[in-house]
RNA sequence: GCGGGGAGCCGAUGCAGCCGCGCGGCCCUCCCUCUGUGAGGGGGAGCGGCAGUCGAGGAAAGUCCGAGCUUCGCAGGGCACGGCGGUGGGUAACGCCCACCGGGAGCGAUCCCCGGGAAAGUGCCACAGAAACUAUACCGCGUCCGCCCGGCAGGGCGGACGCAAGGGUGAAAUGGUGGGGCCCGCAAGGGCUUAAUGUAAGAGCCCACCGCCCGGGCGGUGACGCUCGGGGCCGGGUAAACCCCGCCCGAAGCAAGGCCAAAUAGGGGAGGAUGAGGCGGCCCGUCUCGCUAUCACUCCCGGGUUGGCCGCUUGAGUGCGCCGGCAACGGCGUUCGCAGAUGAAUGGCUGCAGCCCCGCAUGCGCGGGACCCACAGAACUCGGCUUACCGGCUCCCCAAGCAU
RNA sequence: GGGGAUAUAGCUCAGUUGGGAGAGCGCGUGGAUCGCACCCACGAGGUCGGGGGUUCGAGUCCCCCUAUCUCCACCA
Numbered sequence: 001g002c003g004g005g006g007a008g009c010c011g012a013u014g015c016a017g018c019c020g021c022g023c024g025g026c027c028c029u030c031c032c033u034c035u036g037u038g039a040g041g042g043g044g045a046g047c048g049g050c051a052g053u054c055g056a057g058g059a060a061a062g063u064c065c066g067a068g069c070u071u072c073g074c075a076g077g078g079c080a081c082g083g084c085g086g087u088g089g090g091u092a093a094c095g096c097c098c099a100c101c102g103g104g105a106g107c108g109a110u111c112c113c114c115g116g117g118a119a120a121g122u123g124c125c126a127c128a129g130a131a132a133c134u135a136u137a138c139c140g141c142g143u144c145c146g147c148c149c150g151g152c153a154g155g156g157c158g159g160a161c162g163c164a165a166g167g168g169u170g171a172a173a174u175g176g177u178g179g180g181g182c183c184c185g186c187a188a189g190g191g192c193u194u195a196a197u198g199u200a201a202g203a204g205c206c207c208a209c210c211g212c213c214c215g216g217g218c219g220g221u222g223a224c225g226c227u228c229g230g231g232g233c234c235g236g237g238u239a240a241a242c243c244c245c246g247c248c249c250g251a252a253g254c255a256a257g258g259c260c261a262a263a264u265a266g267g268g269g270a271g272g273a274u275g276a277g278g279c280g281g282c283c284c285g286u287c288u289c290g291c292u293a294u295c296a297c298u299c300c301c302g303g304g305u306u307g308g309c310c311g312c313u314u315g316a317g318u319g320c321g322c323c324g325g326c327a328a329c330g331g332c333g334u335u336c337g338c339a340g341a342u343g344a345a346u347g348g349c350u351g352c353a354g355c356c357c358c359g360c361a362u363g364c365g366c367g368g369g370a371c372c373c374a375c376a377g378a379a380c381u382c383g384g385c386u387u388a389c390c391g392g393c394u395c396c397c398c399a400a401g402c403a404u
Numbered sequence: 405g406g407g408g409a410u411a412u413a414g415c416u417c418a419g420u421u422g423g424g425a426g427a428g429c430g431c432g433u434g435g436a437u438c439g440c441a442c443c444c445a446c447g448a449g450g451u452c453g454g455g456g457g458u459u460c461g462a463g464u465c466c467c468c469c470u471a472u473c474u475c476c477a478c479c480a
Stems, first nucleotide, its partner, number of pairs: 001402002003398008013353007021055002025050003028046007057375001061386002064384005069253004076284004082248004086100005101115001102113004116244002121242002123238003138167002140163010175210006181192004211233001212231008257310004267301005275289004303479003317336001319334006354371001356369005405476007414429004423460001431447005453469005
């Protein structure tokens, strides 16, 4: 250096000029209104003018989470539904972020994990397999008995009892690995050694180590780690199945909602009385309206308008510095003014510089070409996540391999 | 702009405690008929919209994309 891992930034390459579009400001012209004739105040329109300023993104996207904001309460409470899930922090809040813990992958830097509970209960575990949870023996292994064969070493068939070590099935078969000596004796047994000295064969039957469970000590805020002692260990998987535990949670969404103006038929039908509505699935409570319709309320079919203003952009804001913190982040100071359209603006051209390519020269250079081209575009606003993306830049780290 | 639903054979749709991919119409072949239709028998045809995850196992459970459909203005 190739290679690999992580973090951050940019994403028109910079500058200048001209034209165009949107919003805001000032002026001009016009209209309405208040009025005291006017100068004046208020409101509005202009494809009129002026000068300066601002004008898409890192994701503006998906709408997946969390909030602000608005509406629905004279009063709320409970349940259900739903969401989250190692620990400790950060934050307005979060399912986000940071640090750590545990498990897994990698030589490593690092990466991945919807990471509570399966010893509260229920369900499921197809096919295969003997057996899928208090179930069991297919092949096999051992002992004994009977019969047969025999060359007398043994073999075959059948039965009884025992075993779970091996094979086979499966995703999964009751945790895993290793060991169980020597001597005397026909045997039972005895002696020595050992961590232990098992049997017919085996098996936690015994021993050692790892794993698991229980208890203690120490360290840590904690998840947890280290260590000591005890227990052969009688028990599988699945909770992104029901469920249990802990925590959180009212609903709808700027087409929310408020105001003004215009127009139309407060028209027809159905339901409706221990009824209906108000916080939305249910119950209790509470308030209001109504109780046989001249009708509270709900639903359906119709009627009218397709105008304007507010909400509407300064907000948990941006940059820089210092301090605290491992960090996420916080505090203080300072700085900036940074889109607000609605049949919906943000575009085009030129010049200089710069990068790249080609040709000529190959010493400076000269001429020509190409340069915005990836994903994509605000629509009430923020904090995140996720997804899409031509490429470029910076910093830190790793060392198995290859090259020098 | 905001809310909701759907995607399974050529078409229309089923598919629930997660284990067999199905039905009707259509299509093909054969039969029956003098011939056609109806009818009878047999058969072909599937990335379950795409990708990832959980699980032994996913059309089904979870997450992310894609496409289609649908609803939501105000006034009386």